This is a predicted structure of an 87-nucleotide RNA (c-di-GMP-I riboswitch aptamer) from Neobacillus drentensis NBRC 102427.
[in-house]
RNA sequence: CGUACGAAAGGGCAAACCCAUUGAAAGGUGGUGGCGCAAAGCUAAAGGGGCUAAGGUUUACACAAACGAUGCCAGCCAGUUACCGAA
Numbered sequence: 001c002g003u004a005c006g007a008a009a010g011g012g013c014a015a016a017c018c019c020a021u022u023g024a025a026a027g028g029u030g031g032u033g034g035c036g037c038a039a040a041g042c043u044a045a046a047g048g049g050g051c052u053a054a055g056g057u058u059u060a061c062a063c064a065a066a067c068g069a070u071g072c073c074a075g076c077c078a079g080u081u082a083c084c085g086a087a
Stems, first nucleotide, its partner, number of pairs: 005085002012037002018031005035075001041080003047077002049073003056067004
């Protein structure tokens, strides 16, 4: 120095609940909070997986049901970049 790994130190992120706001919803954002995280950084236009179902399509034709991503999730896998340095 590199790869793997995860002790220490300094610091970092922030689940659920609740409040506000936005959205058809899933979800997002801000506050609160502190479940956890060594990539809980980034990528949803490499790919798999998951959530929702507005517009649309089909059935129904009063209510409704099914399909369906162009909407989302990176704290599911994955890809990619990176701080520190004991064993």
Lineage of the source: Bacteria > Bacillota > Caryophanales > Bacillaceae > Neobacillus drentensis.
The sequence was found by an Rfam model in a public genome assembly.
The model forms 95% of the base pairs in the Rfam consensus.